[in-house]
Context: one part of a larger RNA
Molecule: large-subunit ribosomal RNA, domain II
Organism: Phocaeicola sp. HCN-6420
RNA sequence: ACCUACGAGUUGCCGUCGUUGGCAAGGUUAAGGGACACGAGUCCCGCAGCCGAAGCGAAAGCGAGUCUGAAGAGGGCGUCGAGUCAGCGGCGGCAGACGCGAAACCAAGUGAUCUACCCUUGGCCAGGAUGAAGUCUGGGUAACACCAGAUGGAGGUCCGCACCAAUAAGCGUUGAAAAGCUUCUGGAUGAGCUGAGGGUAGGGGUGAAAGGCUAAUCAAACUUGGAGAUAGCUCGUACUCCCCGAAAUGCAUUUAGGUGCAGCCUCGUGGAUUACUGAUGUGAGGUAGAGCGACUGAUUGGAUGCGAGGGCUUCACCGCCUAUCAAGUCCUGACAAACUCCGAAUGCGCAUCAGUUUGACCGCGGGAGUGAGGGCAUGGGUGCUAAGGUCCGUGCCCGAGAGGAGAAGAAUCCGGACCACCGGCUAAGGUCCCGAAAUGACAGCUAAGUUAAACUAACGAAGUCUGAUUGCUAAGACAGCUAGGAUGUUGGCUUGGAAGCAGCCAUUCAUUUAAAGAGUGCGUAACAGCUCACUAGUCGAGGAAUCGGGCGUGGAUAAUAAUCGGGUAUAAGCUGUCUACCGAAGCCGUGGAACCAGCAAUGGUUGGUAGGGGAGCAUUCCAUUCGGCGUCGAAGGCGUACCGCGAGGUACUCUGGAGCGUAUGGAAAAGCAAAUGUAGGU
Numbered sequence: 001a002c003c004u005a006c007g008a009g010u011u012g013c014c015g016u017c018g019u020u021g022g023c024a025a026g027g028u029u030a031a032g033g034g035a036c037a038c039g040a041g042u043c044c045c046g047c048a049g050c051c052g053a054a055g056c057g058a059a060a061g062c063g064a065g066u067c068u069g070a071a072g073a074g075g076g077c078g079u080c081g082a083g084u085c086a087g088c089g090g091c092g093g094c095a096g097a098c099g100c101g102a103a104a105c106c107a108a109g110u111g112a113u114c115u116a117c118c119c120u121u122g123g124c125c126a127g128g129a130u131g132a133a134g135u136c137u138g139g140g141u142a143a144c145a146c147c148a149g150a151u152g153g154a155g156g157u158c159c160g161c162a163c164c165a166a167u168a169a170g171c172g173u174u175g176a177a178a179a180g181c182u183u184c185u186g187g188a189u190g191a192g193c194u195g196a197g198g199g200u201a202g203g204g205g206u207g208a209a210a211g212g213c214u215a216a217u218c219a220a221a222c223u224u225g226g227a228g229a230u231a232g233c234u235c236g237u238a239c240u241c242c243c244c245g246a247a248a249u250g251c252a253u254u255u256a257g258g259u260g261c262a263g264c265c266u267c268g269u270g271g272a273u274u275a276c277u278g279a280u281g282u283g284a285g286g287u288a289g290a291g292c293g294a295c296u297g298a299u300u301g302g303a304u305g306c307g308a309g310g311g312c313u314u315c316a317c318c319g320c321c322u323a324u325c326a327a328g329u330c331c332u333g334a335c336a337a338a339c340u341c342c343g344a345a346u347g348c349g350c351a352u353c354a355g356u357u358u359g360a361c362c363g364c365g366g367g368a369g370u371g372a373g374g375g376c377a378u379g380g381g382u383g384c385u386a387a388g389g390u391c392c393g394u395g396c397c398c399g400a401g402a403g404g405a406g407a408a409g410a411a412u413c414c415g416g417a418c419c420a421c422c423g424g425c426u427a428a429g430g431u432c433c434c435g436a437a438a439u440g441a442c443a444g445c446u447a448a449g450u451u452a453a454a455c456u457a458a459c460g461a462a463g464u465c466u467g468a469u470u471g472c473u474a475a476g477a478c479a480g481c482u483a484g485g486a487u488g489u490u491g492g493c494u495u496g497g498a499a500g501c502a503g504c505c506a507u508u509c510a511u512u513u514a515a516a517g518a519g520u521g522c523g524u525a526a527c528a529g530c531u532c533a534c535u536a537g538u539c540g541a542g543g544a545a546u547c548g549g550g551c552g553u554g555g556a557u558a559a560u561a562a563u564c565g566g567g568u569a570u571a572a573g574c575u576g577u578c579u580a581c582c583g584a585a586g587c588c589g590u591g592g593a594a595c596c597a598g599c600a601a602u603g604g605u606u607g608g609u610a611g612g613g614g615a616g617c618a619u620u621c622c623a624u625u626c627g628g629c630g631u632c633g634a635a636g637g638c639g640u641a642c643c644g645c646g647a648g649g650u651a652c653u654c655u656g657g658a659g660c661g662u663a664u665g666g667a668a669a670a671g672c673a674a675a676u677g678u679a680g681g682u
Stems, first nucleotide, its partner, number of pairs: 001682006011095013026051003032045005055062002065077004098236002101233001105226006116200009125190001127159003130155001134151006163187003168183004202218001204214003239616006249262005263370002265367007275356009289342001290340002296336002301331004307325002309322004373398010403414003418592004423588003429582003432567003438579001440578006451569002459554002463551008472542001480538005486511003491505003517532001521530002593606005617671001619668006626661001628660002636655002639652005
């Protein structure tokens, strides 16, 4: 992992609602007893008790009323709808109460054959090294001291086996081993190691202390019991078909992943046009916008300048000035969720009319689930006008929704799947190939492989197409080429110099001219020089400038190999117009099923998680039944055919070898894929 078997809403009592039945202003017996009788016993006594038939009040009490109250008021609760007993079903309560699951707590016991420490009594430590005290001899001293050599054999001494330990690495890691093996390593006469016997016990022991050890178990051992502890938590919870179908919100909560009430679902029952949509009419309102010489507040620039500051002047007053501040006024501009002189669209209320509908509305009663929501669009708050962020309002979708499109992809687009069909039409989206369908038509644009998926900008550029406006132009434009571009004058000032060209000034003037600035740029120390404006000639047709629009271009940078989904494409790219076709579980067609409405014809409905409701299948046993079946072959099994929407059923061959079924009811140890389920097998 697979197969087989087992494996989870039960039982008792009480309550409540529904349903079936009996009796009914009544209903009913309990324990117990009797008769018949042996079963799932039946019938009869038993009227104790319980519920109901009257309530109201704290009570006395009164009573279809009563309480409050001064009250013949008002108000509260009643009267004016029948109960009760039993069976069955839903749900609740008390019990283990759908099943499995703690870590823990308590009690009584069992453990020191492991290990910790202690007690008693034994045992063990190859070999080598070092050489303390003491002693002896010699030297030495007045005597000691002291020195030397021997002797001696001390030590938590040294090296190192046994023995004990465990430093480092490797191996082992479903091991040879639930702690080992190899090599290296530490101690090895000591606080040493060790045998046997004994002691200390669970909030206790023991501990050279690590929360260590206390029998492979230790921040409180193990065994049994309380015990099915408790688990607002996790997991699991078993046959079929049909109808409807949620919620992830509000308030509260030692509450936030729980629960109560409400909301939303379902079933039963009762009730009205109550519901929805549209039209018309009529209302309330202060949002969007707008506005602010209409308030509250905030506020741009300018003019004026009450007043203040500063300066001047004066003996003082007066007065004068101002690169300062600044009231008010005027002109001008603009702001606000908690501003409003104003003010929509929608939405909302009411009325009338019309239309729609099997799941539109409201009340009462039984049963729930939900109370972690999410995305998108839109109106906002928060945040950075960040987030697949967060918090509200409104709508849609996912959740609980399959199908088609989007390469792929819960919520984007299209569209809501009763079943069957090798029929048709369409939606979104597509029609070169992968790939079903026009390498369709017409008119433009793009040259960047831009693009054909998504995604950027400020800013830059004679890319290119197009629109508008203003000048010039056969009296010759624009560009090119040829020639000129002068004189007063080196204008004045300044300056070392300043001559068109450092800078300043201005009647930037005048003259000659076809035209030529007191000079556009380069240049010089200053001149010079080059050039431009401007003019003529040549040439011969358009040319110059500005502002828009379309498509392109630079800007352009990410981490596993690249790419529009791919191939590829100059259209098979982009824009506009048009026709055809493809394309879904949509719609139509044909056949079928169930349900609802309707007399019928016919019409309509049938996606679905939590959940509510309905109808069935199968298994085991019981009662009755078929004067059922069976060794002429029961149950069970392999297989085939048929029937049923399905759970399933029937028939037949073979196998098997002794029991089994039909019908109608009843009763349940009544259905397995999941629980890291339990046991066995492979």